[in-house]
Predicted 3D model of a 73-nucleotide RNA (transfer RNA) from a Candidatus Nomurabacteria bacterium. Its Rfam family is "tRNA". The family's RNA type in Rfam is transfer RNA. NCBI's taxonomy places the organism under Bacteria, Bacteria candidate phyla, Candidatus Nomuraibacteriota.

RNA sequence: GUCGGCGUAGCUCAGUCAGUAGAGCGGAGGACUCAUAAGCCUCAGGUCGCAGGCGCACUCCCUGCCGCCGACA
Numbered sequence: 001g002u003c004g005g006c007g008u009a010g011c012u013c014a015g016u017c018a019g020u021a022g023a024g025c026g027g028a029g030g031a032c033u034c035a036u037a038a039g040c041c042u043c044a045g046g047u048c049g050c051a052g053g054c055g056c057a058c059u060c061c062c063u064g065c066c067g068c069c070g071a072c073a
Stems, first nucleotide, its partner, number of pairs: 001072007010025004019056001027043004049065005
């Protein structure tokens, strides 16, 4: 330099042929227990990398940029 993949909660990741986003772990609280742990219940936490375009509507489609990973040179 060329090509490809990825970027979503604190971490690891799902997700929708476009219709306002979820799980596990972690965190907080509760109940239980003589007490603790485990297990159980509840809750908080997101401008879905940034910008533009298309569209009634974009996390999803298109373009550019940024970052990470890989292949080739």